[in-house]
Context: one part of a larger RNA
């Protein structure tokens, strides 16, 4: 010096990113007492205060009894009577997630996942969906109060506008369109022919069949086309002017759009400028709380806003407490180190 502990004057978070760590608290024994808020269940052991041994006498209450409980005295012991062990620090405020639960075995336990509840879509049973080449199986020995899938996520109040684009569903008149079929056309080959030749042969025309090629016309879904649909994917404007101080603009004009963000919330887990401005708290506050609204770039089941209870969640504050610190010190055990 290191590790694990113990103690410490005065101060008491001045430490630090942050009370991390440590300390305090001394209890699910009894009596009293207990706020806001609330989904009336809770919150709550809220908070806070007091008591506690042994022997003995008397009184009262409950009980059928055994027994239990309360009160008033006297005496005894100890430093100490929940005599050992074990056994919560508390309060206030904000955010997120309703809750219990689940998770990165081995750096993350959370605001992430799940959840009950809500809603949409599919599925009439040989169901849809899933596994499999198939047989077959799950779904289910179930039957729409069932099964599968997507999104949201208790509860309360609510969930606005847009169907132009994309998707899905419905429709079928017209346009387009594949394989396939196919009237007809063209080409090659070619029987019997024609011309010339004594003949051999040369030239020429060409049926049927076969082969190659072209092809009007017929021809489904799809797409085009018409409609519906947002708790489907998504989207939800700009400029200029105007009121008898000023400022602002209920109001007007104009351009564009499918429609121009409604309620609620808002410098927010979202605000760049920004430590916005005002108020509170502090001696002093980039954090925190309450407001304002100029929302760079909130916003309604990609849910919006509230919300009791709950949380090893995040943030701010207070009391108590302390070697976290001012600022160190001393001690115990074990290592390290030296010698052996």
């Nucleotide at each position: 010096a290191c590790c694990u502990c113990u103690u410490u004057c005065a101060g008491g978070a001045a430490c630090u990113a942050g009370g991390c760590a440590a300390a305090u608290c001394a209890g699910u024994g009894g009596c009293c007492g207990u706020a806001a808020c609330u989904u009336c269940g809770g919150g709550a052991u809220a908070a806070g205060g007091c008591c506690u041994g042994g022997u003995u006498g008397c009184u009262c209450c409950c009980g059928g009894g055994a027994g239990g409980g309360a009160g008033c005295g006297a005496c005894c012991c100890a430093c100490a009577g929940c005599g050992a062990a074990a056994g919560a620090c508390a309060a206030c405020a904000a955010c997120c997630g309703a809750c219990u639960g689940u998770u990165u075995a081995u750096c993350a336990a959370a605001a992430a996942c799940a959840c009950a509840g809500g809603u949409c879509c599919c599925u009439g049973c040989u169901a849809a969906a899933u596994c499999a080449u198939a047989a077959g199986a799950u779904g289910a020995u179930g039957u729409a109060u069932a099964g599968g899938g997507g999104c949201u996520g208790a509860u309360g109040c609510c969930u606005g506008g847009c169907c132009a684009g994309u998707g899905u569903c419905c429709g079928a008149a017209c346009g387009u369109u594949a394989a396939a079929g196919a009237a007809g056309g063209g080409a090659g080959u070619c029987a019997u022919g024609g011309u010339c030749g004594c003949a051999a042969g040369a030239c020429u025309g060409g049926c049927a069949g076969c082969u190659c090629u072209u092809g009007a016309c017929u021809g489904a879904a799809g797409c085009g086309c018409g409609g519906a649909u947002g708790a489907a994917c998504g989207c939800c404007g700009g400029c200029c002017g105007u009121a008898a101080c000023u400022a602002u603009a209920a109001c007007g004009g104009u351009c564009c759009u499918a429609a121009g963000g409604u309620a609620g919330c808002g410098a927010a887990a979202u605000u760049c400028c920004u430590u916005g401005u005002c108020g509170g708290g502090u001696g002093a506050g980039u954090u925190c709380c309450g407001a304002c609204c100029u929302g760079c770039a909130c916003g309604a089941a990609u849910g919006g806003c509230a919300u009791a209870a709950c949380g090893a969640g995040u943030u701010g504050u207070u009391g108590a407490c302390u070697g976290u610190c001012u600022u160190g010190a001393a001690g115990a055990g074990g290592u390290a180190c030296u010698c052996g």
Notes:
A computed fold for a 340-nucleotide part of an RNA from a Methylococcaceae bacterium, annotated as large-subunit ribosomal RNA, domain IV. Lineage of the source: Bacteria > Pseudomonadati > Pseudomonadota > Gammaproteobacteria > Methylococcaceae. Its mean pLDDT, the model's own confidence on a scale to 100, is 86.